[in-house]
């Protein structure tokens, strides 16, 4: 784009078309083929003359009669029922299309010619008598013809072959003068017929060539088969049929067989070439219930004819019949189906049949009805109209949008409705008049003209006019991308959508709805099918190294293709002309319906086929030459080329013997194994088999497979050089033939080593493996099979052309030389690197994957599957050929591209390992978590990176949880109204919240209107929520990781993703720096800048310090004073930068590294703060903020009590210990950093103590907390569950607080558990560190001995080193990973479903062969019976019919094969989940 469409929603009108694609399934009913009386006998029925009768004067009425007339049922006869109409079952050629041909027929029509004489015998109808239910039928009798049969004649015809022979006919009607006849009529004429014949036209039959679907898993088919001769038969050629003879005919250019199919003009699509299709219209064919057959006829083997058989249906009186085939004629019914119409009108027109005609018939046809099935046209209004109405929807709440849309106002009237008018389609014919023809004729008939008259189904239709009135008329699909068109709500991987990609798991432009929009429009979508896009079967116009695809290799048949010169031919080719190529259709130009669709006139076109004339370049044929292709001979060369025979040494193993003793062998380590019966080792001798070290080489040879010791024999091929010869002998190669590794099979040998299977030992979770010890087939030979390999260069063969460079093997030539090497040129082979070019890229590149030619083979998404079935080959194994159902939306290639990963590589780092020190894991307790429990044990955090975490402090509060009691504009915010101050105090009830009652009381500002603060009441907007979503978010945080990385601009490279820079060489803690470099620069990180600490200096000194001066004390900077010094405090500076040196150190002279000096400090001095791009949908909605959702007398708020503190258990983090490096007692010394007014609190007194009383001092460098502890000095303990350890527990207390029961801390007395250094495993730490000791702070009424954050005291050990474990960085490599190795992914097993193979069989269909059978019919024969026409005087004959019989043959039957399918217990694999 299209459709004979269907389905869903919707539907105003008209025109033109179309309408069972399925069951060639079955059919009720009506109609679809009749007509002619001018062929005939006739008269059942109708009508009318005439006649007779009755009534009657008659008119008239009635009855009867009446073939005389109009006509006519049935019948005889003629023509037509072979056309028209339907359908597409069959059929792959007996068909169709195109073009030719010769051996034919043709009713009606037409041309020409000649006839149409004279006789005969029957028969239907009818009558009579029967049979039968019916259908129908029998006998006898009568009759006619344009029915039938002789005779005569024979222009022409046929036969025969120059003699002849044979065969015809029918009448009917109109009109009519003369003449004849009693009449009928004859006769004449015209017309229609009839017979014979010649042409034509039309129609039909036959033959040939070419073309016309798929399958080779159909390769051979054929006996009337192929041809001949002679017959028969036919309208006609012909094996069409028959007898005889010959042995042919067809086939890889696809016979035969199987499947499918009506063919064509055309139609749809496409740029075309093609592809698909064959409805309507037209041509041809075939068919008519299924199968067979003939008859009649001009024509049939006959849709509405006959006969037979079969199936089916119907009638029946059960004895028989019919039909009947309306089943594919028109309507219509059932059925099937997604699906396809009225049991209509008319012969008015066109056409057909019959007829002289009038006319009759005609479901052909013309019309109408139904259906949006299609095409075309029209309409559903037009203009104006902003308050941008209402309503809807959205909203950032401002508005936007629907939207000039509506309403309103002004118009119009197509269509529809009503009324009125109203066609064309109709002219023939008939009748009248008139001209011509025929004729004796002014009859008749015929032909032209004029006039007249009749005929319309559609239909009162088309069309026209008028009236009223916007009145009667819009839907469907879509809106994520492709693809024009977006928002809200609902839903929550549900419901659903989906053409492909894909949407949906709580903010869906994708589902559903709404608003809005987009597109088409009386339609719009969906489904189905065809072509296109698809260069995705490639003729036009593709490919085969790696994506699918080169046969394993050669030889060669058919075929295809083929060098050069010349002649000829004309098959191909080119060209002119002629015929044909139906019409319709398509295209162009016109015309008619108002336009269009539609109809119509003309033209063009129809690429084709055929006939004929010409040309001769090219291809082909034929002929004659040539030598450049190809080949042969002669001379040389190299070689693991092949076959056979022989022969050699080394080694392994075995046997024998000697020497000799305890192991050998084997492995990661072992064991099995061998060995004291003497192994292994070693020496000597022997046997046997197999393979040939070194040479040896990207060396050689061969077609490939392949070939390797040496010698001989036989033998194939290649190469080089030059001469001679042949003269296109060539290339490729479907089938075919040959060769063809290894393994395997069969025969007979052989068997040393090795070694499937097998046995044993190990390894392992297992180990039917890898490793080890053994070991049989086999490996070897022989002569046969097999015929496959990653048979690979994954690259078919041949030829030609197209830069080079460099090796190597075999030749030849040249230069040079005494000679050889070197060097140059050239041919052949074999490698590497590369230009152009090609390629998707990789790569290939004179050995092409470049550029061309020739030929062959092969490919067409993945899986199923190289499977199944079949066939061929094979002894088998198996090989070759080689599908489908079903299933998926991919499978695949190349390359890198970025990453990630690797039990890949390189380099490097880190308390990562190692070296050390101390812990955890065992105990008790503390604390957190899980689990369990509970009314509740609130919530969050879950590997590292949750678990002494949020929580820097749960008795109430906190508190979010639970139970109970209460409140509802609320505990809190803003706004409105009103009252009043508020506040405060007391009492009662109550667990409290709260409720009630009472007392007290009158704020501030003011412009005097009012305003404000506070409280009470009321109202509604709203408040409130630690309710949900951290996977909607902001902010903040953790982590990799303080790891050294992460990026950008411009440029360059690449098809692109991207790369380069950022890689490389060094170096560093560092992407730190240097050098190099298609890069040059820059940014965020690193470093530095900041704080602190270590040294020094200046300045400043109080609360700090104190030398000098003074005072005082037992003593003390205690006081005055001073700030000089020092400590210290504070501000500000200095200092460190590889700066210096040198080993002329290392290194590239750089960067830097190593060492040294000096220095308080040395190579970022120590510590801190500082955390790049990003990752983990990491954590947090319960800090806060916030979208959405939810709640609103509750999920909000208040209160009391309880819970967060539970306890069989498990885990994490800690504390205290297990003791003598210790515990206890006494004495004694030295810090830093902090805190303090609801506070820290001294001296003093009381208490054993916690503490109490009391209160100096201090808003703090001044006073206080405050005692530092380990340490040191002395004493006791003496290795024990202890003078260790301190859990648990009894009693008594202290403090805080409204309140210590659940549930605080502390003190004293008593009690005195586990625990004696901790399994597997695991953590921290590299120096002022670990370890150890104490001190302080936050939170806080109280509560930390253990947590957290800080502070100082004492103060180690070790690091060889980077192999390994873990983590990380850079480069590189592989990848089938990209959710990124916690990836991907293979197979079995289990379950469900699906299709399929095998299968004992069972069964449908189809077909071959053999046989039986034989209806009807036709042909032949004929004993029987019958018989009008002709012959015959007769008897009889000729002929005919019936019967019988032979042949052919349908249905049917039997047997046996082939093929397709269905089904089948069971079974095999496959696919999907």
């Nucleotide at each position: 784009a299209g459709u004979g469409a269907a389905c869903g929603c919707u539907g105003g009108c008209g025109g033109c078309a179309g309408g069972c694609c399925u069951a060639a399934c079955a059919c009720a009913u009506g109609c679809a083929a009749g007509u002619c009386g001018a062929a005939c006998g006739g008269c059942a029925g109708c009508a009318c003359a005439g006649c007779a009768g009755u009534a009657g004067c008659a008119a008239u009425a009635c009855u009867g009669u009446g073939g005389g007339u109009g006509g006519c049922g049935a019948g005889u006869g003629g023509c037509g029922g072979a056309c028209g109409g339907g359908u597409g079952a069959g059929g792959a050629a007996u068909a169709c299309a195109u073009c030719g041909g010769a051996a034919u027929c043709u009713a009606c029509c037409u041309u020409g010619u000649c006839g149409u004489g004279g006789g005969g015998g029957a028969u239907a109808a009818c009558g009579u008598a029967g049979g039968g239910a019916a259908a129908c039928u029998u006998a006898c009798g009568c009759u006619a013809a344009u029915a039938c049969c002789g005779c005569a004649u024979a222009c022409g015809a046929a036969c025969c072959a120059u003699g002849g022979u044979u065969g015809a006919a029918a009448g009917c009607g109109g009109c009519g003068g003369a003449c004849c006849g009693c009449a009928a009529g004859g006769c004449g004429u015209c017309g229609c017929g009839c017979g014979a014949u010649u042409g034509g036209a039309u129609g039909a039959g036959c033959c040939g060539a070419u073309g016309u679907c798929c399958g080779a898993u159909u390769a051979g088919c054929u006996a009337g088969u192929u041809g001949g001769c002679g017959g028969g038969g036919u309208a006609a050629a012909g094996g069409c049929c028959c007898a005889c003879c010959a042995a042919g005919g067809c086939g890889a250019c696809g016979a035969u067989c199987g499947g499918u199919a009506g063919c064509u003009g055309g139609u749809c699509u496409g740029a075309g070439a093609g592809g698909a299709u064959g409805a309507u219209c037209a041509g041809c064919c075939a068919c008519a219930c299924u199968g067979g057959a003939a008859c009649u006829g001009a024509g049939a083997c006959a849709c509405g004819g006959u006969c037979c058989a079969g199936a089916c249906u119907c009638c029946u009186a059960c004895g028989g019949g019919a039909g009947g085939g309306c089943a594919g004629g028109c309507a219509g019914u059932g059925g099937g189906g997604a699906a396809u119409a009225u049991u209509g009108g008319a012969c008015a027109a066109u056409g057909g049949g019959g007829g002289c005609a009038a006319c009759c018939c005609u479901g052909a046809u013309c019309c109408a009805g139904c259906c949006a099935u299609g095409c075309c046209g029209c309409g559903u209004g037009u203009g104006u109209g902003a308050a941008g109405a209402a309503g809807g929807c959205c909203u950032u709440c401002g508005g936007g949008u629907u939207g000039u849309a509506a309403a309103g106002c002004a118009c119009u009237u197509u269509u529809g409705u009503u009324g009125g008018g109203g066609a064309a389609g109709a002219a023939a014919a008939g009748c009248a008049c008139u001209g011509g023809g025929c004729u004796a004729a002014u009859a008749c008939c015929u032909u032209g003209g004029u006039g007249u008259c009749a005929u319309g189904a559609c239909g009162g239709u088309a069309c026209c006019c008028a009236a009223a009135g916007a009145a009667u008329a819009a839907g469907c699909a879509c809106c994520g991308g492709c693809u024009a068109a977006c928002u809200u709500c609902g839903u929550g991987c549900c419901a659903g959508c989906a053409g492909c990609c894909g949407c949906g798991g709580u903010a869906a432009u994708a589902c559903g709805a709404a608003g809005g929009g987009u597109g088409c429009a009386a339609g719009c979508g969906u489904u189905a099918c065809u072509c296109g896009g698809a260069a995705u079967u490639a003729c036009u116009g593709g490919g085969c190294g790696u994506a699918a695809a080169g046969c394993g290799u050669g030889c060669g048949u058919a075929g295809g293709c083929g060098g050069u010169u010349u002649g000829u031919u004309a098959a191909g080719u080119c060209u002119g002309u002629c015929g044909u190529g139906a019409a319709a259709g398509c295209c162009c130009c016109g015309g008619g319906c108002u336009c269009a669709a539609c109809c119509u006139g003309g033209g063009a076109a129809u690429g084709g086929c055929g006939a004929u004339g010409g040309a001769a370049a090219c291809u082909g044929g034929c002929g004659a030459g040539c030598u450049a292709g190809a080949g042969u001979a002669c001379g040389g060369u190299a070689g693991a080329g092949g076959a056979g025979a022989g022969u050699g040494g080394a080694a392994u193993u075995c046997c024998c013997g000697g020497u000799g003793u305890a192991g050998c062998a084997g492995u990661g380590a072992a064991a099995u194994g061998c060995g004291u019966a003497g192994a292994g080792a070693u020496c000597g001798g022997g046997a046997g088999g197999a393979a040939c070290a070194u040479c040896a080489g990207u060396u050689g040879c061969g077609a490939a497979g392949g070939c390797g010791g040496c010698u001989c024999u036989c033998u194939g091929g290649a190469c080089c050089a030059g001469u001679a010869c042949u003269g296109a002998c060539g290339c490729u190669g479907a089938g075919g033939c040959a060769c063809g590794a290894a393994a395997g099979c069969g025969u007979g040998g052989g068997g040393a080593g090795c070694a499937a299977a097998c046995g044993g030992g190990a390894u392992u979770a297992g180990a039917u493996a890898c490793c080890c010890c053994g070991g049989u087939a086999g490996u070897c030979c022989u002569g046969g099979c097999c015929g496959u390999a990653a048979a690979c260069g994954u690259u078919g063969u041949g030829c030609a052309c197209u830069a080079g460079g460099u090796g190597u093997a075999g030749g030849a030539g040249g230069u040079a030389u005494c000679g050889a090497c070197c060097c140059c040129u050239u041919c052949u082979g074999u490698g590497c690197c590369g230009a152009a070019g090609c390629u998707a890229a990789c790569g290939c590149a004179u050995u092409a994957a470049g550029u061309g030619c020739a030929c062959c083979g092969c490919c067409u998404g993945g899986g199923g599957a190289g499977u199944a079935c079949g066939a061929u080959c094979g002894c088998a194994a198996g090989a070759u050929u080689g599908a489908a159902a079903c299933u998926c939306a991919a499978a695949g290639g190349a390359a890198u591209u970025u990453g990630a990963c690797g039990g890949g590589g390189g380099c490097c780092c880190g308390c990562a390992c190692a070296a050390g020190c101390g812990g955890u894991g065992g105990a008790g307790c503390a604390u957190g978590u899980g689990g369990u429990u509970u009314a509740a044990u609130u919530c969050g955090a879950c590997g590292c990176a949750a678990c002494g975490c949020g929580a820097a402090g749960a008795a109430c509060c906190u508190u979010a949880c639970c139970a109970g009691g209460g409140c509802u504009u609320g505990a809190c915010a803003u706004c409105c109204u009103u009252c009043g101050c508020c506040c405060g105090c007391u009492a009662u009830g109550g667990a409290a919240a709260c409720a009630u009652a009472g007392c007290u009381u009158u704020c501030c500002c003011u412009u005097c209107g009012g305003g404000g603060a506070c409280g009470g009441a009321g109202u509604g907007a709203c408040a409130g929520g630690u309710g949900c979503u951290g996977c909607a978010u902001g902010g903040c945080u953790g982590u990799c990781g303080u790891c050294a990385g992460c990026u950008c601009g411009u440029g360059u490279c690449g098809u692109g993703a991207g790369a380069u820079g950022u890689u490389g060489g060094g170096u560093u803690a560092a992407g730190u720096c240097c050098c190099g470099c298609a890069a040059c620069g820059a940014g965020c990180g690193c470093a530095a800048c900041c704080c602190u600490u270590a040294c020094c200096c200046u300045c400043a000194g109080u609360u700090g310090c104190c030398a000098u001066c003074g005072g005082g004390u037992u003593a003390u900077g205690c006081c005055g004073g001073g700030c000089a010094c020092u400590u210290c405090u504070g501000c500000g500076g200095g200092g460190a930068c590889u700066g210096c040196c040198c080993g002329c150190g290392c290194g590239a002279u750089a960067a830097g590294c190593u060492g040294g000096a000096g220095g308080a400090a040395g190579g970022u001095g120590g510590g801190g703060a500082u955390g790049a791009c990003g990752u983990c949908a990491a954590g947090u909605c319960c800090u806060c903020a916030u979208g959405g959702c939810c709640u609103u007398u509750a999920u909000g708020c208040c209160c009391u009590g309880g819970g967060c503190u539970a306890c069989a258990c498990a885990c994490g983090u800690g504390c205290u210990a297990c003791a003598a490096u210790g515990g206890c007692c006494g004495g004694u010394a030295c810090a830093a950093a902090g805190g303090g007014c609801u506070g820290c609190a001294a001296u003093a007194c009381c208490g054993c103590g916690a503490g109490g009383u009391g209160g100096a001092g201090c808003c703090a460098a001044u006073c206080c907390c405050a005692a530092a502890a380990a340490g040191c000095c002395g004493g006791c303990c003496u290795c024990a569950g202890u003078u260790c350890a301190g859990a648990u527990u009894g009693g008594a207390g202290u403090c805080u607080g409204c309140a210590a029961c659940u549930c605080g801390a502390c003190u004293c007395c008593g009690u005195g558990a586990a625990g004696u250094c901790g399994g597997a495993a695991u953590c921290g730490c590299u120096a002022g560190u670990a370890a150890u000791c104490g001190c302080g702070g936050a939170u806080c009424a109280g509560c930390a001995u253990u947590g957290c954050c800080g502070c100082g005291g004492u103060g180690a050990a070790u690091a060889c080193g980077u192999u390994c474990c873990c983590g990380g960085g850079c480069c590189u490599u592989g990848u089938a990973c990209a959710c990124a190795c916690c990836g991907c992914c293979c197979g079995u097993c289990a379950c469900a479903c699906c299709a399929u193979g095998g299968g004992a069989g069972u069964u449908u269909g189809u077909u071959g062969c053999a046989c039986c059978a034989g209806a009807a019919g036709c042909a032949g024969g004929u004993a029987g019976c019958u018989u009008a026409a002709c012959c015959g005087c007769a008897a009889g004959g000729a002929g005919a019919g019936c019967g019988c019989u032979u042949g052919c043959c349908a249905c049917g039957g039997u047997g046996u094969g082939g093929c397709c399918g269905a089904u089948g217990a069971c079974u095999g694999g496959g696919g999907u989940g």
Predicted 3D model of a 1473-nucleotide RNA (small-subunit ribosomal RNA) from uncultured Arenimonas sp. RNAcentral holds the sequence, with entries from ENA and SILVA. The coordinates come from a structure-prediction model, not an experiment, and the mean pLDDT is 80. It matches the Rfam family "Bacterial small subunit ribosomal RNA". Taxonomically the source falls in Arenimonas (Bacteria, Pseudomonadota, Lysobacterales, Lysobacteraceae).